About this RNA:
A computed fold for a 265-nucleotide RNA from Desulfotomaculum copahuensis, annotated as Bacterial large signal recognition particle RNA. The source organism's lineage runs through Bacteria, Bacillota, Clostridia, Desulfotomaculaceae and Desulfotomaculum. The gene name in the source record is ffs. Its Rfam family is "Bacterial large signal recognition particle RNA". Rfam classes the family as a non-coding RNA gene. Its family is annotated with SRP-dependent cotranslational protein targeting to membrane, signal sequence recognition and signal recognition particle, plasma membrane targeting in the Gene Ontology. The RNAcentral record of the sequence draws on ENA and Rfam. Its mean pLDDT, the model's own confidence on a scale to 100, is 76.

RNA sequence: CCGUACUAGAUGGGGAGGUAGCGGUGCCCUGUACCCGCAAUCCGCUAGAGCGGGGUCGAAUUCCUGCCCGCGGGUCUGGUUUGUGGGGUCCGGCUCCUGUAAGGAGUGUUGACGGUUGGGUCUUGCGCGACGGAGACUUUUGAACCGUGUCAGGUCCUGGCGGAAGCAGCACUAAGGAAGACCCUCCGGGUGCCGCAAGGGCGCCUGACCCGAGCCACCUGCAGGGGUAACGCCCGGAAGCCAUUAUUCAACGGCAGGUGUGCGG
Numbered sequence: 001c002c003g004u005a006c007u008a009g010a011u012g013g014g015g016a017g018g019u020a021g022c023g024g025u026g027c028c029c030u031g032u033a034c035c036c037g038c039a040a041u042c043c044g045c046u047a048g049a050g051c052g053g054g055g056u057c058g059a060a061u062u063c064c065u066g067c068c069c070g071c072g073g074g075u076c077u078g079g080u081u082u083g084u085g086g087g088g089u090c091c092g093g094c095u096c097c098u099g100u101a102a103g104g105a106g107u108g109u110u111g112a113c114g115g116u117u118g119g120g121u122c123u124u125g126c127g128c129g130a131c132g133g134a135g136a137c138u139u140u141u142g143a144a145c146c147g148u149g150u151c152a153g154g155u156c157c158u159g160g161c162g163g164a165a166g167c168a169g170c171a172c173u174a175a176g177g178a179a180g181a182c183c184c185u186c187c188g189g190g191u192g193c194c195g196c197a198a199g200g201g202c203g204c205c206u207g208a209c210c211c212g213a214g215c216c217a218c219c220u221g222c223a224g225g226g227g228u229a230a231c232g233c234c235c236g237g238a239a240g241c242c243a244u245u246a247u248u249c250a251a252c253g254g255c256a257g258g259u260g261u262g263c264g265g
Stems, first nucleotide, its partner, number of pairs: 001265006009057003012030004020046005034054005063258006072249004077243006084236004092231001093228008102220003106215002114210008122199006128192002131188005137180005147172004155164003
C1' cells in the first nucleotide's frame, strides 16, 4: 500500500419553554435526515443523563477537535404606539369670580359721571265707580180634601118661620216658583289709566335744576384667586412594533487537523 472481517462511532442538529438537572414527546429555526413501542397536572434517566426492541453504514464526503460564517431564538438598552393605575401644577386646555383699562365694541356736549329736589313703583285707612251675590220692591203664577170668601146642585135640622155644614166652579191668598230697566240696603275681592289722607324708601323708573367729560366692562389683552381632570403633562407597571447597542445559545455551510483491531498478500 492492497484485500477481507470487525470495533469506537454515526444513523440529524439547534432555540425557547419545561425540569434540581439531562434527553424526549408538543412549538419554532435549519433543511431531508433508518423502523417500531412509550409520554404534559407527562415519559425515561442521573453527569458515561431518553428507555426497550430491530436494521443499515462504518475508519471517512458521513466520526472527533479547533477556527470562520451565521438562519433563528433569549436577555439588556433606546424609541414609538395602544390600553391601564395614580398625581395634580401653572407651565398647556376648559370653566367661574375679582381687579385693570392697552386695543375693539357701545354710550355721552341733543349733556356722561356726580349732587339737590318732586313724582311713581311699596304699605295702611277712607271714599267713588265697575263686577258678582243676597235681600227688599214690582208683575205673574201658586192648594182634589186637611187655606179664605161666595158657594149652583145635592145634604142635614125644624111643626113652621127659618137655620147649618159644605163638594165642584169662580175669585183671592200663604209657603214656594218665574221674570224684571232703573232705584234702595247689606256683603265680597286676583276689582279700577279714579279720588283723598298718612307712612315708608333711596334700589329702579321718570320730571326739573346744578356741574361739565367722561361712563361701561360685552370681546381681546394683562394681573390675581377658585374649580376640573376628556385631552396635553408627570410618575408606575403591561402589551405590540421598530431599531440600535451590548450580551448569550446557535442550525446549515466552509477551512484545517485528528482517529483504531484481527487475518491474508